[in-house]
RNA sequence: AGAGUUUGAUCCUGGCUCAGAUUGAACGCUGGCGGCACGCUUAACACAUGCAAGUCGAACGGCAGCACGAGGAGCUUGCUCCUUGGUGGCGAGUGGCGGACGGGUGAGUAACGCGUAGGAAUCUACCCAAAAGUGGGGGACAACUCGAGGAAACUCGAGCUAAUACCGCAUAAUCCUUACGAGGUAAAGAGGGGGACCAAUUUAUUGGCCUCUCGCUUUUGGAUGAGCCUGCGUCGGAUUAGCUAGUUGGUGGGGUAAAGGCCUACCAAGGCGACGAUCCGUAGCUGGUUUGAGAGGAUGAUCAGCCACACUGGGACUGAGACACGGCCCGGACUCCUACGGGAGGCAGCAGUGGGGAAUAUUGGACAAUGGGGGAAACCCUGAUCCAGCGAUGCCGCGUGUGUGAAGAAGGCCUGCGGGUUGUAAAGCACUUUAGUUGGGGAAGAAAAAGCUUAAGCUAAUACCUUAAGUCAUUGACGUUACCCAAAGAAUAAGCACCGGCUAACUCUGCGCCAGCAGCCGCGGUAAUACAGAGGGUGCAAGCGUUAAUCGGAAUUACUGGGCGUAAAGGGCGUGUAGGUGGUUUAGUAAGUUGGGUGUGAAAGCCCUGGGCUUAACCUAGGAAUGGCAUCCAAAACUACUAAACUAGAGUAGAGUAGAGGGAAGUGGAAUUUCCGGUGUAGCGGUGAAAUGCGUAGAUAUCGGAAAGAACAUCAGUGGCGAAGGCGGCUUCCUGGACUCAUACUGACACUGAGGCGCGAAAGCAUGGGGAGCGAACAGGAUUAGAUACCCUGGUAGUCCAUGCCGUAAACGAUGAGAACUAGAGGUUGGAACCAUUAAGUGUUUUUGUCUCGUAGCUAACGCGAUAAGUUCUCCGCCUGGGGAGUACGGCCGCAAGGUUAAAACUCAAAGGAAUUGACGGGGGCCCGCACAAGCGGUGGAGCAUGUGGUUUAAUUCGAUGCAACGCGAAGAACCUUACCUACCCUUGACAUCCUUGGAAUUUUGCAGAGAUGCAGAAGUGCCUUCGGGAACCAAGUGACAGGUGCUGCAUGGCUGUCGUCAGCUCGUGUCGUGAGAUGUUGGGUUAAGUCCCGUAACGAGCGCAACCCCUAUUCCUAGUUGCUAACAAUUCGGUUGAGAACUCUAGGAAGACUGCUGGUGAUAAACCGGAGGAAGGUGGGGACGACGUCAAGUCAUCAUGGUCCUUAUGGGUAGGGCUACACACGUGCUACAAUGGGCAGUACAGAGGGUUGCCAAGCCGUGAGGUGGAGCUAAUCUCACAAAGCUGUCCGUAGUCCGGAUUGAAGUCUGAAACUCGACUUCAUGAAGCUGGAAUCGCUAGUAAUCGCGAAUCAGAAUGUCGCGGUGAAUACGUUCUCGGGCCUUGUACACACCGCCCGUCACACCAUGGGAGUUGGUUGCACCAGAAGUAGGUUGCUUAACCUUAGGGAGGGCGCUUACCACGGUGUGGUCAAUGACUGGGGUGAAGUCGGAACAAGGUA
Repeated sequence: AGAGUUUGAUCCUGGCUCAGAUUGAACGCUGGCGGCACGCUUAACACAUGCAAGUCGAACGGCAGCACGAGGAGCUUGCUCCUUGGUGGCGAGUGGCGGACGGGUGAGUAACGCGUAGGAAUCUACCCAAAAGUGGGGGACAACUCGAGGAAACUCGAGCUAAUACCGCAUAAUCCUUACGAGGUAAAGAGGGGGACCAAUUUAUUGGCCUCUCGCUUUUGGAUGAGCCUGCGUCGGAUUAGCUAGUUGGUGGGGUAAAGGCCUACCAAGGCGACGAUCCGUAGCUGGUUUGAGAGGAUGAUCAGCCACACUGGGACUGAGACACGGCCCGGACUCCUACGGGAGGCAGCAGUGGGGAAUAUUGGACAAUGGGGGAAACCCUGAUCCAGCGAUGCCGCGUGUGUGAAGAAGGCCUGCGGGUUGUAAAGCACUUUAGUUGGGGAAGAAAAAGCUUAAGCUAAUACCUUAAGUCAUUGACGUUACCCAAAGAAUAAGCACCGGCUAACUCUGCGCCAGCAGCCGCGGUAAUACAGAGGGUGCAAGCGUUAAUCGGAAUUACUGGGCGUAAAGGGCGUGUAGGUGGUUUAGUAAGUUGGGUGUGAAAGCCCUGGGCUUAACCUAGGAAUGGCAUCCAAAACUACUAAACUAGAGUAGAGUAGAGGGAAGUGGAAUUUCCGGUGUAGCGGUGAAAUGCGUAGAUAUCGGAAAGAACAUCAGUGGCGAAGGCGGCUUCCUGGACUCAUACUGACACUGAGGCGCGAAAGCAUGGGGAGCGAACAGGAUUAGAUACCCUGGUAGUCCAUGCCGUAAACGAUGAGAACUAGAGGUUGGAACCAUUAAGUGUUUUUGUCUCGUAGCUAACGCGAUAAGUUCUCCGCCUGGGGAGUACGGCCGCAAGGUUAAAACUCAAAGGAAUUGACGGGGGCCCGCACAAGCGGUGGAGCAUGUGGUUUAAUUCGAUGCAACGCGAAGAACCUUACCUACCCUUGACAUCCUUGGAAUUUUGCAGAGAUGCAGAAGUGCCUUCGGGAACCAAGUGACAGGUGCUGCAUGGCUGUCGUCAGCUCGUGUCGUGAGAUGUUGGGUUAAGUCCCGUAACGAGCGCAACCCCUAUUCCUAGUUGCUAACAAUUCGGUUGAGAACUCUAGGAAGACUGCUGGUGAUAAACCGGAGGAAGGUGGGGACGACGUCAAGUCAUCAUGGUCCUUAUGGGUAGGGCUACACACGUGCUACAAUGGGCAGUACAGAGGGUUGCCAAGCCGUGAGGUGGAGCUAAUCUCACAAAGCUGUCCGUAGUCCGGAUUGAAGUCUGAAACUCGACUUCAUGAAGCUGGAAUCGCUAGUAAUCGCGAAUCAGAAUGUCGCGGUGAAUACGUUCUCGGGCCUUGUACACACCGCCCGUCACACCAUGGGAGUUGGUUGCACCAGAAGUAGGUUGCUUAACCUUAGGGAGGGCGCUUACCACGGUGUGGUCAAUGACUGGGGUGAAGUCGGAACAAGGUA
């Protein structure tokens, strides 16, 4: 520091996700040791049991218990009992101090609660310092005794008694009050010691007295602690906008320790709030912790400070301090005891229990240390604390060995079978001993207090006491401590997660969209590095993963540090309030600002430097830091404020200018429609075509007249005006703004603008008018599968006017307003000035609008570019992933429609912008093709042949399925083929290799059987040899294996089809672009062609095109048999023979054609058109040849092959059957329907092929198929083999025929073991359909179509098929509008699996969350009223009363009771609000293959 994910790819926007750190964690697997920390985050839920606050006898009366002493009694003579406060001490009690600390928890609290900085009107026990005092009296009450009640808790009555308990009196100010005269106010003693002196008596003590210490009282000051007040800071919600009657202030009074409406009476009417009051929700706050570069964010466990609370609500008492966790009273809920009358209790102290929960420990030890309470002290108490226990909960440290060791062991895994890997890893050998085990030793944490000695102080004193020094011992929970030593021995100690990318780490097996994984993208449908297991590897390590949570990454809320033309985002426009911001100069002030000082910013923590534990974590010392706040001093540039000025901003006045700016009134013509009248006759109108409609009752058309309403052609213009919406005939009136020019004036008066107010298209609403045309709704006619649409005919609201609402639009420049600055060029509107000109015009400068292009710059790109989207400033509005949703609820507005404000649950990993390449378009342009057109002939109708589908079947084997399957694989199914079916058989097999044994091989006979096969025989003994044996062949056996036309063409190779013989497809370098990409390859011409030329940021190149190859057309050369025969000769008259080498021909070579020449056109090009010559002319004709790629195209059944399946069968053999079936449908063909023909007779002319398992001549036989026959031929020799159409002659005469030949009967021929299923052919007989074929559709552009025959492959036989060959031999092409296909350019796109695309909505089904809902239930809260416990305050004389006073009666004061006020709980009524739930209902979301349509994306077929 980034990465993954939207796309075919790209850039951007934007969300989601990951890598990091952290935690009081939990869960899963695993687990050796130690140190240091930490450990109910949930139910402030309920609690059994024990402990957590006591202490003081040196305050007091006392003495129950214990111990000692003394006395007594009993006896068992060492025990029991009794008495005795005498002693140590001490239960209970009075009294003092402490239980307000320490400890727990975070419910409440949004608050002066907390933090920080200040303040004045206060209190403060114990402590410190100082001043002064501590005199003299009195009356009670507990304990105790007696009595009584009660189950208990406890209570009551009578009597006795002490005090540092209580109450007067005295004294008293530097205290308090005050009217300034004065008045008021206290105390307590206890202990230690004692030389004199005094008193009392019990004669040994006590007291006085002296002294010391501790206490007590008053006052002042301090310290500490506490209370109060204030500035600033302190969560979310405005779908909470108004709140407040003690409320805000004043005065009097009261109250408090203290200011204060804190309380009360009266008076005034204030106070708070958009700088967010009130209300609702949530929450203890802070130091800090965590994360982060920081700024920030999140958090508030442990530790520390503050606050609040103590079952829940209220209340006070006591006290220095409480409205009190382990105190009291009352109400409530709950639990417990009860004798039913009453009582008791409060773990959010430490342990512990139940419960809740994913989850959090021992009913431990000790006061040894630190600290606290009491005490003079010893000491006591202390679940504070210190320790131990449990827990890998975290952090830190250590260990689980070290070295050597290749036969690279065994085993595992993989394998291309060679090996590789695990792996120096193990074993083996040599060592070490931390930790653990056993034994032994052994610190520090401890300082003391007390006692003793000495010194000083105090004192009368050497007592006492205090302080200091010395001395003397004693005190450890932890603890079997830490640490050290020794012994033995590698001995006791490694797991977890991951391995597709992000992200380090790869293979095998299994499974087969199943099981499963998954943080995101996504894996899994038979070859899964993604599931599961294994081997191996990677990472971390006593832990590792997962989950949850926080920050980070996220500049994804942007202060640092983002945006708003099109991605989310500029308010529809103006005016203007608050607010924010604001021109120039001078002076002053010092609020902001800047500098310095002071105080504070607790400690701990973080950071730095040291120190201590063996190290570290941890602990400890010092320092630094602590962005703040307060205060003081200084400065005066900037902002601000005050004062004074200025004129450049802004405005006013003057003179002009242009304008559909606004409002009102009036007025004009054209057109439409209607009405009236005339002319006139059969249609009009409307459409793609029609129909509805109108018209013989006279329309349309046309002429004249009248009426009415609405809108204003031409001018008219990226022209004008206006803030926007918007504004268009003409005239008048009223009125707003802008611009220009020159001077004068005001003197910052300005800009923006949350709320507010106003304006605001169309549609809509209300009332009243108006209504020509147009025209939602509606009706009819069409279209259509449907057509609630598009089209047509009508037509109501509405459109118009007046008034009032509505308040929204793609209200758009999708661009807020204002200001300044920053190259130019061109057009245009309105002004001004100047120059020139006779004038018109034109030019220059300047200004205001408006438009086009463009530099810099900006932008993701597109684009913007002085009218900025550039560079800056000020202010406002708005955005933060898509959907849900601009929706619900609530509020406000509205008559309504609706508008405005505006969520959440849930769901997805995208949604989106710009640009790129393709593909596509019922987009455009150019071009080509038998694509259409022009022609010729067919198919589709008939019969038959053949293939396919379907059906049937035991089987009808399998494959091919739009073009590009269907006379296709199959160049040939009677058996075989054959893969299918039935039946019968075989199991190392029909075939290959290896091993063992035997045997030559081989030939052959008989029987059984459908055959395979089985049984029984016969013949036969081979070749080579080094003599061991070997090679080939056959049989048997054994197991490795064979075998499979079984599956997967979507695992593959190879081959093939198709687009398409279409002209395209690419690359290198350069250039342009952020990039995908572009350029080149586009453009102008031209071509069959990306063919060539020109132009050109491109220049070149490759695969294609063309050419090179073959056949053919002409000629020449060479050669001359089997071919040829001109001349010569012979002849059986046949090139037959001699002969010839000329010709034809054969087959080798060569020439020829290149736009080469020429005229024209073209750009002087390429090229095209024409001509000459030539056998051939513009690729002469034909063939082979098929670019990058597309279709998961076809083929596992040609072959090969991965995987998988079968193995007495899915393999192999045999026989028979089937592939040949037949209501039907389709494709491809043949033959026809006839006279351009058919029959008969005669007669002529090919080419290319085949032939020894063959072609087969002549001759003979048969009507014929054919038979017989055997010559010739391994072929330019022989043969198949007569070519047919044609030509000549004749018959037929338009007829189902002398056309046509199907079908059927009979008889035959041939092939073949075998023609029944199921061959071909022949003869005779039979003589079906069919008279030129609907919609539709196919082929063909010249030696072509059409027509005619011939041959070949396959093959025993079996072509109408296929592949070839020649004969005869046409017609037409104007042309590219249309159909199909293709190429190039361009355009749009929401497509990229690419239009067979994408995609919308209703309905149906399932699930999910949510709104409404008659209501129901609960929480909370407002208002009104009732009620009123305990308590406090006031009142009161009903009862009562120790201290003081008294005139002795009583009084003062107190208590009880009663009552008033306040008030908790509770109750009633009525509202608000929140949550849960609710029949039914609304929409929403999600869901591999449901229904209906076809709305959007292309002109998406009506933009």
Small-subunit ribosomal RNA from a metagenome, 1503 nucleotides, folded computationally.
The RNAcentral record of the sequence draws on SILVA.
The prediction has a mean pLDDT of 85.